[in-house]
């Protein structure tokens, strides 16, 4: 240098001016405070409210190596295994498939109590053929026939699963023996299963022995084992508590009726007194009585909207700094308060700085060309710079720990290959 790997920290500083939401004060104004690293996805864990719950269990959901850390987590930190990379380093939802149920497209001879398409074999067994030998029969003889051994090809019954073929996956894997061809059939290693040993808190590793060797894939298919787990959720939830209607409870001369008394000729009006809850209905009609419905005013409770108030930010906090741990992370000291909005503030312009890219022209060096030279062109490198250009993602909403997405930019570690010295 390239090419890959991991992991910190930054998220622009300042000065005017104009605005905004909160606090305070000597209120037409001043002074201070005012967004993230994820504030986002609301995806897991809490706290803190309110409901619900004697106790247990079914059903539902979730999680699943192993220690370790935390208020808890599915989170994190160290390790074991196993996948990937030559390595730095990643990546696992990583408990059972001999507890059961199913399922495995297509292609194949089979997709699981394994199987036999192609193949190899064809030893054992049986049959045909065919040579060759030997005996019988017959033939003068040769031919011919029957029988008995034997050797050969070919195929059959049968062996085999070594090879070839399908498939995402076909009952270990290399190698020598072995066979009629083969096979853990027999051996060595290697894997895999048991057994204890030794290491280690453990998950597991490692040497030994024993067994020729059980067993496909998938549990992110039902399932089975273990662990855990009531609900909602700041719009939670507590407190005041208008107007309008509506509830409830008490009164009522709201209307009838009779006297008296005043006035007037009378019809009638007014007061004053007593007595009757006013209207409607049903109880077959009136009376009382009951019961039902529906109003008029006064005053009085009590519930609940509108609004207000509070929960609302001192907290599993944040900085520094010793210590204990490999680390996550916790002990201990000292410091310090850092938005509470509430349809929701936290912004805009302009100026300088600092950063990053770009670069017009300069300069210095190295190489070529022209030239007698001085110099000129042109190609490279470097160092300087006028001016120009940009700042992504994204916006608190009762607090927090985590995750997971988004998205600019400078540094630091490693690893590997190449080049110089």
């Nucleotide at each position: 240098g390239c090419a890959g790997u991991g992991g910190u920290c930054c998220a622009g500083a300042u000065g005017a001016u104009c605005g905004u939401c909160c606090g305070c004060c000597g209120u037409a104004g001043g002074c201070g405070g005012g967004a993230g690293g994820a504030a986002a996805g609301u995806c897991c864990g809490a706290a803190c409210u309110c409901c619900g719950c004697a106790g247990g269990g079914c059903a539902g959901u979730g999680c699943g190596c192993c220690g370790g850390g935390u208020a808890a987590c599915g989170c994190c930190c160290g390790g074991u295994c196993g996948g990937g990379g030559c390595a730095a380093c990643u990546c696992g939802a990583a408990g059972g498939a001999a507890a059961g149920u199913g399922g495995c497209a297509c292609a194949g001879a089979a997709a699981a109590c394994a199987c036999a398409c192609c193949g190899c074999u064809g030893a054992c067994g049986g049959g045909c053929g065919u040579c060759g030998c030997c005996g019988g029969c017959u033939u003068a003889a040769c031919c011919g026939c029957c029988g008995g051994c034997g050797g050969c090809a070919a195929a059959c019954a049968a062996g085999c699963a070594a090879g070839g073929g399908u498939g995402a996956a076909a009952a270990g894997g290399u190698g020598c023996g072995g066979u009629a061809a083969g096979a853990g059939c027999g051996c060595a290693c290697c894997g895999c299963a048991c057994g204890g040993c030794u290491g280690g808190c453990a998950a597991c590793a490692g040497a030994c022995g024993u067994g020729g060797c059980a067993g496909g894939c998938a549990a992110a298919a039902c399932c089975c084992c273990g662990c855990a787990c009531g609900g909602a959720g700041c719009a939670a939830g507590g407190c005041c508590a208008a107007a309008u209607a509506g509830g409830g409870a008490a009164g009522c001369g709201c209307g009838a009726u009779c006297g008296c008394c005043u006035g007037g000729c009378a019809a009638c009006a007014g007061g004053c007194g007593g007595u009757c809850u006013u209207c409607g209905g049903a109880c077959g009609g009136c009376c009382c009585g009951u019961c039902c419905g529906a109003g008029g005013c006064u005053u009085c409770c009590g519930g609940g909207u509108a609004g207000g108030c509070u929960g609302c930010u001192u907290g599993a906090u944040c900085c520094c700094g010793u210590c204990a741990g490999u680390a996550a992370u916790g002990a201990c000291g000292g410091g310090g308060c850092u938005a509470g909005a509430g349809g929701a503030a936290u912004g805009a312009u302009c100026g300088u700085c600092a950063c990053g890219c770009c670069g017009a022209c300069g300069c210095u060096c190295g190489g070529g060309c022209u030239g007698a030279a001085a110099a000129g062109c042109c190609c490279g490198a470097g160092c300087g710079a006028a001016g120009g250009c940009g700042g992504a993602c994204a916006g608190a909403a009762u607090u927090c720990g985590g995750c997971u997405u988004a998205c600019g930019g400078c540094c630091c570690g490693c690893u590997g290959c190449g080049g110089c010295g």

Bacterial RNase P class A from a Thermoanaerobaculia bacterium, 421 nucleotides, folded computationally.
Model confidence (mean pLDDT): 76 of 100.
The gene name in the source record is rnpB.
Taxonomically the source falls in Thermoanaerobaculia (Bacteria, Pseudomonadati, Acidobacteriota).